Predicted 3D model of an 83-nucleotide RNA (transfer RNA) from Tulasnella sp. 427. The sequence is in RNAcentral, with records from ENA. Taxonomically the source falls in Tulasnella (Eukaryota, Fungi, Agaricomycetes, Tulasnellaceae). Its Rfam family is "tRNA". About the family: Transfer RNA (tRNA) molecules are approximately 80 nucleotides in length. The family's RNA type in Rfam is transfer RNA.

RNA sequence: GACGCCUUAAGUCAGUGGUAGACGGUCAGAUUCCAGACAUUGGAAGUUCCUGAAGGUCACAGGUUCAAGUCCUGUAGGCGUCA
Repeated sequence: GACGCCUUAAGUCAGUGGUAGACGGUCAGAUUCCAGACAUUGGAAGUUCCUGAAGGUCACAGGUUCAAGUCCUGUAGGCGUCA
């Protein structure tokens, strides 16, 4: 220098034009233990299982389209191949 791939929640990753998701982490509940005024209470433990919640500039910019995480172009970063 040329080419290819990747960039989505704090993390690991799905999602190939029509509602942005999973796991795990965090928080809360549930759970267990202690106390107790016996209640819709307080404190602690724990994160095996169960439930719920919060958490997003889909790397950045532009374009195509009724509609873009998705298609096209450029830029940035990362990985790889070739020279």